[in-house]
Context: one part of a larger RNA
RNA sequence: GGAUGAACGCUGGCGGCGUGCAUAACACAUUCAAGUCGAACGGUGAUUUUCCUUCGGGGAAUGAUCAGUGGCGGACGGGUGAGUAACGCGUGAGCAACCUGCCCUUAUGUGGGGGAUAACGUUUGGAAACGAACGCUAAUACCGCAUAAAGUAGCACCUCGGCAUCGGGGAGCUACCAAAGAUUUAUUGCGUAAGGAUGGGCUCGCGUCUGAUUAGGUAGUUGGUGAGGUAACGGCCCACCAAGCCGACGAUCAGUAGCCGGACUGAGAGGUUGAACGGCCACAUUGGAACUGAGAAACGGUCCAGACUCCUACGGGAGGCAGCAGUGGGGAAUAUCGGGCAAUGGGCGAAAGCCUGACCCAGCGACGCCGCGUGCGGGAAGAAGGUCUUCGGAUUGUAAACCGCUUUUAUAAGGGACGAAACAAAUGACGGUACCUUAUGAAUAAGCCACGGCUAACUACGUGCCAGCAGCCGCGGUAAUACGGAGGAUGCGAGCGUUAUCC
Numbered sequence: 001g002g003a004u005g006a007a008c009g010c011u012g013g014c015g016g017c018g019u020g021c022a023u024a025a026c027a028c029a030u031u032c033a034a035g036u037c038g039a040a041c042g043g044u045g046a047u048u049u050u051c052c053u054u055c056g057g058g059g060a061a062u063g064a065u066c067a068g069u070g071g072c073g074g075a076c077g078g079g080u081g082a083g084u085a086a087c088g089c090g091u092g093a094g095c096a097a098c099c100u101g102c103c104c105u106u107a108u109g110u111g112g113g114g115g116a117u118a119a120c121g122u123u124u125g126g127a128a129a130c131g132a133a134c135g136c137u138a139a140u141a142c143c144g145c146a147u148a149a150a151g152u153a154g155c156a157c158c159u160c161g162g163c164a165u166c167g168g169g170g171a172g173c174u175a176c177c178a179a180a181g182a183u184u185u186a187u188u189g190c191g192u193a194a195g196g197a198u199g200g201g202c203u204c205g206c207g208u209c210u211g212a213u214u215a216g217g218u219a220g221u222u223g224g225u226g227a228g229g230u231a232a233c234g235g236c237c238c239a240c241c242a243a244g245c246c247g248a249c250g251a252u253c254a255g256u257a258g259c260c261g262g263a264c265u266g267a268g269a270g271g272u273u274g275a276a277c278g279g280c281c282a283c284a285u286u287g288g289a290a291c292u293g294a295g296a297a298a299c300g301g302u303c304c305a306g307a308c309u310c311c312u313a314c315g316g317g318a319g320g321c322a323g324c325a326g327u328g329g330g331g332a333a334u335a336u337c338g339g340g341c342a343a344u345g346g347g348c349g350a351a352a353g354c355c356u357g358a359c360c361c362a363g364c365g366a367c368g369c370c371g372c373g374u375g376c377g378g379g380a381a382g383a384a385g386g387u388c389u390u391c392g393g394a395u396u397g398u399a400a401a402c403c404g405c406u407u408u409u410a411u412a413a414g415g416g417a418c419g420a421a422a423c424a425a426a427u428g429a430c431g432g433u434a435c436c437u438u439a440u441g442a443a444u445a446a447g448c449c450a451c452g453g454c455u456a457a458c459u460a461c462g463u464g465c466c467a468g469c470a471g472c473c474g475c476g477g478u479a480a481u482a483c484g485g486a487g488g489a490u491g492c493g494a495g496c497g498u499u500a501u502c503c
Base pairs, nucleotide, nucleotide: 001503002502003501004500006499007498008497009496010495013372014371015370016369017368018367019365020364021330026328027327028326030325032323035072036071037070040069041068043066048061049060050059051058052057079283080282081281088208089207090206091205092204093203094202095201098200099199103196104195105194106193107192108191109190110189111145113143114142120135121134122133123132124131125130151176152175153174154173155172157170158169159168160167161166181188182187183186209255210254211253216246217245218244221243222242223241224240225239226238228236258280259279260278261277262273263272264271265270285306286305287304288303289302308319309318310317311316336362338361339360340359344358345356346355347354348353375405376404377403378402385396386395387394388393410440411439412438413437414436415435419430447492448491451488452473453472454471458487459486461484462483468475469474
């Protein structure tokens, strides 16, 4: 000198764009943050229309709404960085050892049956959470049967290929496995198979902090055979067998730490760093476990255990903000219990649409960067006042007053967007915002640090090794340009200094 997610002191006019718990992965009151589908299903049936009527009502159509069965989504999106020195991450390869819902392409099929169950009704237990028994009912819920190859498994054959185990193709035999309808006349679903795309899983080469005042470590340990398990390879797990395996090219142990694209700095080499944005990983009160599912060992799912908090009729129950706000606490320190789904994107739905604290916006903070303003021109009696003085004057200083001008900004009034796309129409939170026009009036707007040398900027007074200053050298003990206030002058300027950290 540059930089910062900064803080502190003094000061503070406006706008744009960014950015804002770095500390206690401490505890959380309260609202909201994941639903949706009636074109899968049985019920409920507001409303409207219509017919009959003994005017009580009944029938038909429509179908808002509601809980339930069922489907898809709650594995994305959002948060945090505790753990992790690891194939976690980065980079480059491999899988002839693998999976992939929704989406796309192609081929083919969608036949015929069955038994239940929630809702509901009755009875009933419990303070509640939540149940129990009996009875009734539907489905794209569940279960047999048929059909069966190009699929899977086995057997044997031909052919092509490969780095080994082996892989691709062809034809043959045997065994086994599927489906669901809906609305309505055009769609959309469903099953099987092949391919694609997307997303993932696994393996390996290389790279990835400090300590030797850590030198030995290791029994599923290293390898083999067999069996199990997985989508898949594998001590992944198990039985048996062998005694291996790693290590001064630093094993093990200990400490520290999420990694990267990047960021800061530097001429570069390098050093430091990993906020915001993007990719990957890990975690969701602590520890463990599986279920469902294409996908989870699942933040707002389940179960168990621990700690904590809450309710209780003492028998038993409920909870998890490292989602958005917000509260207490910790701290030098970090914001609103805001608006909207208008846009972008996501989930569901045929669609209309619904949901979306993702997101888009607004609010707060000079926290950062950038831009603008606080006037412009004239004006010497060089006014008054202040300060210094050799008492002559010098300086503040064209500075002010005064005269003329302008209106960025400010205030008020009038007009008023883009962002909106979809066949048309309709649709804007921001926002009556930005912007434009007019009016008013210099009006609403300057500070901070330093002035001994480094280092730009000096005098007088007070103080008297005191009070104090200080980044280093050093100042202060009676004329201090170094302390304190003052006048002047320097630097920067809505900021200026200090502190901390990095280069």
Small-subunit ribosomal RNA, 5' domain from an uncultured bacterium, 503 nucleotides, folded computationally. It matches the Rfam family "Bacterial small subunit ribosomal RNA". RNAcentral holds the full RNA, with entries from ENA and SILVA.